[in-house]
Molecule: RNase P RNA; transfer RNA
Organism: Aggregatilineales bacterium
RNA sequence: CAAGCUGACCGGGCAAUCGCGGGCCGGUUCUGCCGGAACGAGGAAAGUCCGCACUCCACAGGGCACGGUGUUGGUUAGCCGCCAGGUGGGGCGACCCACGGAAAGUGCAACAGAGAGGAGAUUGCCUGCGCUUCGGCGCAGGUGAGGGUGAAACGGUGUGGUAAGAGCACACCGGCGCGGCUGGUGACAGCGGCGGCCAGGUAAACCCCAUCGGGAGCAAGACCAAGCAGACGUGAGAGGCGGCCCGCCUCGGUGAACGUCGGGUAGGUUGCUUGAUCCGGUUGGUAACAACCGGGCUAGAUAGAUGAUUGCCGCUCCAGUUGAUGGAGUACAGAAUGCGGCUUACAGGUCGGCUUGGUAG
RNA sequence: GGGUGUAUAGCUCAAUUGGCAGAGCGCUAUCCUUACAAGAUAGAUGUUCUUGGUUCGAGUCCAAGUACGCCCA
Numbered sequence: 001c002a003a004g005c006u007g008a009c010c011g012g013g014c015a016a017u018c019g020c021g022g023g024c025c026g027g028u029u030c031u032g033c034c035g036g037a038a039c040g041a042g043g044a045a046a047g048u049c050c051g052c053a054c055u056c057c058a059c060a061g062g063g064c065a066c067g068g069u070g071u072u073g074g075u076u077a078g079c080c081g082c083c084a085g086g087u088g089g090g091g092c093g094a095c096c097c098a099c100g101g102a103a104a105g106u107g108c109a110a111c112a113g114a115g116a117g118g119a120g121a122u123u124g125c126c127u128g129c130g131c132u133u134c135g136g137c138g139c140a141g142g143u144g145a146g147g148g149u150g151a152a153a154c155g156g157u158g159u160g161g162u163a164a165g166a167g168c169a170c171a172c173c174g175g176c177g178c179g180g181c182u183g184g185u186g187a188c189a190g191c192g193g194c195g196g197c198c199a200g201g202u203a204a205a206c207c208c209c210a211u212c213g214g215g216a217g218c219a220a221g222a223c224c225a226a227g228c229a230g231a232c233g234u235g236a237g238a239g240g241c242g243g244c245c246c247g248c249c250u251c252g253g254u255g256a257a258c259g260u261c262g263g264g265u266a267g268g269u270u271g272c273u274u275g276a277u278c279c280g281g282u283u284g285g286u287a288a289c290a291a292c293c294g295g296g297c298u299a300g301a302u303a304g305a306u307g308a309u310u311g312c313c314g315c316u317c318c319a320g321u322u323g324a325u326g327g328a329g330u331a332c333a334g335a336a337u338g339c340g341g342c343u344u345a346c347a348g349g350u351c352g353g354c355u356u357g358g359u360a361g
Numbered sequence: 362g363g364g365u366g367u368a369u370a371g372c373u374c375a376a377u378u379g380g381c382a383g384a385g386c387g388c389u390a391u392c393c394u395u396a397c398a399a400g401a402u403a404g405a406u407g408u409u410c411u412u413g414g415u416u417c418g419a420g421u422c423c424a425a426g427u428a429c430g431c432c433c434a
Stems, first nucleotide, its partner, number of pairs: 001357010012313007020040002024036005042332001046343002049341005054217004061246004066213005071085005086099005100208002105206002107202002122147002124143008155173006174198001176195003180191004221270004230261005237251004277296008314330006362433007371386004380417001388404005410426005
């Protein structure tokens, strides 16, 4: 210098003028009005994909069903998160990706192919018998080595063996099962032993094993105010309980509940933002993270405020070009109970670590 | 704000357990008719909303996104 890998961060700045939002302070003629200073969107506020807090329904109970998750250890309030490892795969490499079980059982595998799971004789090879125009042909049997089909064809190489062959036998290699020693918390790794001769794929198919999950959601829920009108029919169960059963509680012939018709409301307060909070430091830990110390307060609207204009500067592109200058543009998006993650969108820019190749010293 | 569902030809809808994506209407051409309609014959028509993944193979299974609906005071 070129091509990459990876981690962290920023995401326009300053000033002026006019506005908007909630609280605070001051004034006032006080259901209001005026003035003042400070504050007022994000890294994803998004998707609502996970997990919690909080609230109500039984202080949330038992069983079945259903659903989520799935290597090991740690971390956490918790997680489909994160950190550190393990094994396998990809890449020259930095690095990235995947993850229970297929010898418990069931299912599936189109087309092609002889045969698609304890399978298979199409071609080929070999043996016997028969026929023969001596080239071969037919019948019966053996064979899984060669050819061919397919995404996938029931270990690989070599030697022996055989009529031809074959784990048929043996040696080595790969893989599997059982048990042993060593290291490790563990997943697992290393070493050597025995066995049989080989065990295919698919669980983002059913399923098995382990583990977790009660349901609903701030339009949850609580309080206040305002307003109204009941009638008819069926009638013994209905609801909490949004899959079922048990169990518990509440209401119910003083008429629950359901159906039909009809009537009223369309307001306010609270929940609401001080919190598993943010910033800095120290200590422990490889790290995620935790503990302690000091400091800070950082939106709370309700049809929804957080904006607009102008000037200067920054960045990108175009015209112009020695330059000056002029024009256009400046991402994704935008709180609605809060928090931790994941995922997705994103103009442009900054910093750190590393890899491969080239060149120069 | 929260919950929940759908997407297949121009339109309305199918597609059993993953195995060559189809039907009706519509469209095009020809025949029939003086002409039109009806009728007959033949034909065309797909990024199965998009992008990845699992699988030998995806409309179907899994994940993420896009568009459009429905419910909750």